[in-house]
Context: one part of a larger RNA
RNA sequence: CUGGGUGUAAAGGGCGUGUAGGCGGAAAUGCAAGUCUAAUGUGGAAUUCCCUGGGCUAACCCCUGAACUGCUUUUGAUACUGUUUCCCUUGAGUUUCGCAAAAGGUCGGCGGGAAUUCCUAGUGUAGCGGGGGAAAGGCGUAGAUAUUAGGAGGAACACCAGUGGCGAAGGCGGCCUGCUGGACGACAACUGACGCUGAGGCGCGAAAGCGUGGGGAGCAAACAGGAUUAGAUACCCUGGUAGUCCACGCUGUAAACGAUGAAUACUAGGUGUGGGGGGACUGACCCCUUCCGUGCCGCAGCUAACACAAUAAGUAUUCCACCUGGGGAGUACGAUCGCAAGAUUGAAACUC
Numbered sequence: 001c002u003g004g005g006u007g008u009a010a011a012g013g014g015c016g017u018g019u020a021g022g023c024g025g026a027a028a029u030g031c032a033a034g035u036c037u038a039a040u041g042u043g044g045a046a047u048u049c050c051c052u053g054g055g056c057u058a059a060c061c062c063c064u065g066a067a068c069u070g071c072u073u074u075u076g077a078u079a080c081u082g083u084u085u086c087c088c089u090u091g092a093g094u095u096u097c098g099c100a101a102a103a104g105g106u107c108g109g110c111g112g113g114a115a116u117u118c119c120u121a122g123u124g125u126a127g128c129g130g131g132g133g134a135a136a137g138g139c140g141u142a143g144a145u146a147u148u149a150g151g152a153g154g155a156a157c158a159c160c161a162g163u164g165g166c167g168a169a170g171g172c173g174g175c176c177u178g179c180u181g182g183a184c185g186a187c188a189a190c191u192g193a194c195g196c197u198g199a200g201g202c203g204c205g206a207a208a209g210c211g212u213g214g215g216g217a218g219c220a221a222a223c224a225g226g227a228u229u230a231g232a233u234a235c236c237c238u239g240g241u242a243g244u245c246c247a248c249g250c251u252g253u254a255a256a257c258g259a260u261g262a263a264u265a266c267u268a269g270g271u272g273u274g275g276g277g278g279g280a281c282u283g284a285c286c287c288c289u290u291c292c293g294u295g296c297c298g299c300a301g302c303u304a305a306c307a308c309a310a311u312a313a314g315u316a317u318u319c320c321a322c323c324u325g326g327g328g329a330g331u332a333c334g335a336u337c338g339c340a341a342g343a344u345u346g347a348a349a350c351u352c
Stems, first nucleotide, its partner, number of pairs: 003324004007306002012320001014204004021197003025088001028085001030083002033081002035077002038074002041071004050065001053062003091194001092191004096186003103180002108176002112157001117152007127139002165172002209250006218244002223239004261319006269297007276289004301308001325352003334345004
């Protein structure tokens, strides 16, 4: 390399968009590049293999021939692939109406209520707080804790809330408003293969971290103190700074997980749930659903087993990515990117 694989054994890219490339629906038509047919010329050293004959017991040796096959030129065929023209509507898309939603980021309502903390004032007096097997350090007679009233500020949005919803993924949750995106349904109309995948490229991408400037209530790496302990650089307690928040920029990684790439078609059933449509009904309830999503159970099948099972890990097709014993090692070196941290790419010796 091939073969075989990629839920858990090594292996699906974090996700999207899309270039080249690969692959691609139905009918008709021309061409004949691929393909096939027949011929032509030439090549495939020798040996081997196969066939004929001979020497020989045989191995072996000699001889003859064929088969197979590359290329050139020519003749013909047109099912398939390709290509030209034309056409179709079922794939794909557009328009109209409708519908659900924590989809997005931004601006405003100097917007909302509960809670924590702090400040001020009142009442009030000796404890509070903390944890547990026990305590201590801490706060408090300079009046704390508790309680009442007022104020400041930041962050997060209880209940609703749901194996509920939305988003490509990361992710998204108080309310109202405007802006932007997608899905889904209905009935028609329109375009007429416009499609699928996608190496590179480009964009998005939790948390932590970084730069500049703000902000800072609570929480809290580091750090300090108190305990525990043989020790305790921890677990527990009291404090506490970065950070967590905002704006702009960078980083580009995660068990970025469904550890399951995308698309299409097909293949028993049963039972929930969200959205849509339809029926009946005064309405709710209820019934149906060839529709879209999201769960559970389960047959065939598949699997090493576990399990998966129409949301497949089943049956098939197309395209991409990736794997090839463990360690060394996601290391070294080089290159690219980054302010840095580091990221991406990514070995070998040696060893078992």

A computed fold for a 352-nucleotide part of an RNA from an uncultured bacterium, annotated as small-subunit ribosomal RNA, central domain.
The coordinates come from a structure-prediction model, not an experiment, and the mean pLDDT is 81.